Molecule: transfer RNA
Organism: Defluviitaleaceae bacterium
RNA sequence: GCCCGAAUGGCGGAACCGGUAGACGCACAGGACUUAAAAUCCUGCGACCUCAACAGUCGUGCCAGUUCGAGUCUGGCUUCGGGCA
Numbered sequence: 001g002c003c004c005g006a007a008u009g010g011c012g013g014a015a016c017c018g019g020u021a022g023a024c025g026c027a028c029a030g031g032a033c034u035u036a037a038a039a040u041c042c043u044g045c046g047a048c049c050u051c052a053a054c055a056g057u058c059g060u061g062c063c064a065g066u067u068c069g070a071g072u073c074u075g076g077c078u079u080c081g082g083g084c085a
Stems, first nucleotide, its partner, number of pairs: 001084007010026003019068001028044005046058003061077005
């Protein structure tokens, strides 16, 4: 230099043909149980805004494009992994 693949919460990891983004698990927090703990069970758990909650808005590596609608399709870029030279 060329080719292929990957990038989604704190972590792992789903999302079927483009149609509610975060299922499920782990971790963490609160509660129940216990003399106390572990285990188990219940609930919560992205960001912004707000004193807080609700509501609202944003959020799939970054920037654009296509589309009524993009995690998904197209182009460019970044990083990581692999292959060829």